[in-house]
RNA sequence: AGAGAUGAUCGGAUGGUCGCUCCUCUAUUUCGAAAGAAAUGGAGGAGAGGAAAGUCCGGACUCCACAGAGCAGCGGAGUGGGUAAUCCCCAUCCCUCGUAAGAGGAGGAUUAGAGCCACAGAGACGAGUCUUCAUCCUGGAAACGGGCAUGAAGGGUGAAACGGGCAAUCUCUCCGCGGAGCAAGACCAAAUAGGCCUUGGUAGAACGGCUCGUUCGUUUUCGCCGAAAGGCGAAGCCAGGGUGGGUAGGUUGCAUGAGUGGCCUUCGUAAGAAGGUCAUCGAGAGGAAUGGCCAUCGUCCGCUUGAAUAAAGCGGAUACAGAAUCCGGCUUAUAGGUUAUCUCUCCUC
Numbered sequence: 001a002g003a004g005a006u007g008a009u010c011g012g013a014u015g016g017u018c019g020c021u022c023c024u025c026u027a028u029u030u031c032g033a034a035a036g037a038a039a040u041g042g043a044g045g046a047g048a049g050g051a052a053a054g055u056c057c058g059g060a061c062u063c064c065a066c067a068g069a070g071c072a073g074c075g076g077a078g079u080g081g082g083u084a085a086u087c088c089c090c091a092u093c094c095c096u097c098g099u100a101a102g103a104g105g106a107g108g109a110u111u112a113g114a115g116c117c118a119c120a121g122a123g124a125c126g127a128g129u130c131u132u133c134a135u136c137c138u139g140g141a142a143a144c145g146g147g148c149a150u151g152a153a154g155g156g157u158g159a160a161a162c163g164g165g166c167a168a169u170c171u172c173u174c175c176g177c178g179g180a181g182c183a184a185g186a187c188c189a190a191a192u193a194g195g196c197c198u199u200g201g202u203a204g205a206a207c208g209g210c211u212c213g214u215u216c217g218u219u220u221u222c223g224c225c226g227a228a229a230g231g232c233g234a235a236g237c238c239a240g241g242g243u244g245g246g247u248a249g250g251u252u253g254c255a256u257g258a259g260u261g262g263c264c265u266u267c268g269u270a271a272g273a274a275g276g277u278c279a280u281c282g283a284g285a286g287g288a289a290u291g292g293c294c295a296u297c298g299u300c301c302g303c304u305u306g307a308a309u310a311a312a313g314c315g316g317a318u319a320c321a322g323a324a325u326c327c328g329g330c331u332u333a334u335a336g337g338u339u340a341u342c343u344c345u346c347c348u349c
Base pairs, nucleotide, nucleotide: 001345002344003343004342005341006340007339008338009337010336012297013296014295015294016293017292018291020047021046022045023044024043025042026041027040028039029038030037031036049320053331054330056329057328058327059326060325061181062180063179064178073177074176075175076174077173078092079091080090081089082088093107094105095104096103097102108172109171113170114169115166116165117164125163130155131154132153133151134150135149136147137146138145139144185252186251187250188249195243196242197241198240199239200238201237202236204216205215206214207213208212220235221234222233223232224231225230259280260279261278262277263276264275265274266273267272298318299317300316301315302314303313304312305311
């Protein structure tokens, strides 16, 4: 110098202007007995991320369920450690890949059992006979043949030939596992229509000369009493009052926590644990704000001028994306940078 490996980290700044959400203070108006509430305006303060994403794994929290044990089902799997927990992280053994730094591993068990092993080959896993050989039987005088016999030495095929391989096929072993999720859950609670309780009525009304009269109207159902008129009770209906539940809506859960960022000590190879000290808390909406435009600057790229990797000018780019109860991981997306350690090759001294 070139080519790589593994991490860490940033991911725009300032100003102007027009807006948005929340909080505090305040003015006015309206409502209200008051407390206070609502609307509008003013001032001040705060306002996304390294992944807020996918919702893949694990937890906190909440409600429901729950005698114990077993089976089934699902998941995990070298060994050891870390953690609130994990399929996450760290260390390490073995295997594979790479010249190396490093990377990947779906690495328990094949004498419990089953299944599978392409092509080639006689045969692919309870063996078998294509060829050769040996033994045995047998035909033949012999040469040389025959055999559904015994053996399994050689050849040939193949990744593998009786030795096995595959558990990323079933299976076996060990370990783990109740369900639903903040639209969880808790509290307050309107109008309207139902439910329940209770009171009254179920025959009167209008007019006049008002202790009376006139006119009009009057069969809810059932039971009991009564000769009848009628009376009593229950149901239904009408009216008034009270009250429970649910809905709309509101409040809470919900922002001080396995918090965050420095520095230090001890233990540990490490992940991490224990402790000390300083600083700090800066969204909390609910169809969902955190934005648009302009100017200047920054960063990177290209072109031109230039001896130049100096400087200047011009042009371009400035990503992915976006809270919704919270947290720990993993995965995926990401313009353009910064930086640490290490490896290989070449050159120079």